[in-house]
This record gives sequence, C1' cells and structure tokens, in this order.
RNA sequence: UUUCGGCUUUAGGGGUAUUCCUUUUUUAAAUGGAAUUGAGAGAGUCCCUUUGAACCUGAUUUGGUUGACACCAGCGUAGGGAAAAGUUCGUAUCAUCUU
Repeated sequence: UUUCGGCUUUAGGGGUAUUCCUUUUUUAAAUGGAAUUGAGAGAGUCCCUUUGAACCUGAUUUGGUUGACACCAGCGUAGGGAAAAGUUCGUAUCAUCUU
C1' cells in the first nucleotide's frame, strides 16, 4: 500500500406463520391470551445490503414430520432482490528502510 474480518456513522431492503383457548357477534370472522419453530411472529435495529438463501417467485410444489404450520430436507452452481464512507481494532500479502 492492498485484501479479508471486527467496530462506528449514514442510507436502504425484508418478514409478521400455524394451532388451541377466552370474549363479542347470525354462519364465520374480529379482539385478547397461550403453545410450537426461529435471529426475528406489527418484534427487538431482529436480520440482510451484490463475495447478496435477509427476503420474494416457482408453490394450491416433492418427500418426511407434527396437534398444525417453510417445522426439517429437496427445489437451489433456478430466476429476482437493497450501499456508501470512516477506523494509530485484528489478520494476511507486497514494497521500502534499519538492525
């Protein structure tokens, strides 16, 4: 000097499921609570920002599992998808100087 990571600041992207119970009401929905999984379930800057599986489409999808569900795996070297700066924090590499 440069690479990668950490941290900081600013900007942006994303999701909000399933089942059970209570209350209200004409079926069925709405409100409130609980349970399951998860980073996150109108929730915490929670996660992600092109080295992009955060997230969406495919999908009323394929196999497994469950009380049920993207709950697990496939699909997926498929298609889309939102960025810049700083840092005497660390790592790696190169050059120069000194011993």
Model confidence (mean pLDDT): 76 of 100. TPP riboswitch aptamer (THI element) from Euzebyella marina, 99 nucleotides, folded computationally. The sequence was found by an Rfam model in a public genome assembly. NCBI's taxonomy places the organism under Bacteria, Pseudomonadati, Flavobacteriales, Flavobacteriaceae, Euzebyella. The model forms 91% of the base pairs in the Rfam consensus.